[in-house]
RNA sequence: UGAGUUGGUGGCUAGGGUUCCGCAUCGGCUUUGAUGGCUGGUCCAAGAGCUGCCGCCUGCGCAGGAGAAAUCUGCACAGGGCACGGCGGGAUAAAAUCCCGGGAGAC
Repeated sequence: UGAGUUGGUGGCUAGGGUUCCGCAUCGGCUUUGAUGGCUGGUCCAAGAGCUGCCGCCUGCGCAGGAGAAAUCUGCACAGGGCACGGCGGGAUAAAAUCCCGGGAGAC
């Protein structure tokens, strides 16, 4: 210096903590307060995890407009995914394989 990357979104998982619910302990005494993340529910959640949908690209076919042709539009079918990775910082109640970030660096 360069290569390797088709975008968006829904559902979920590994994972994550503690707003809310539940639970445990202590106080208060029927309204609840404090503490504890607790193998729980809600919640957050992957570029390099799974999956649906939409888009993108390629091929082929059918239909249509125009045309000498190239070409354009719509529909259907088939196909198209490489990827090691911090420290630190940020959001939220809080934390994280969340976001900064396919960044720095490595190769």
Molecule: Guanidine-I riboswitch aptamer
Organism: Bradyrhizobium sp.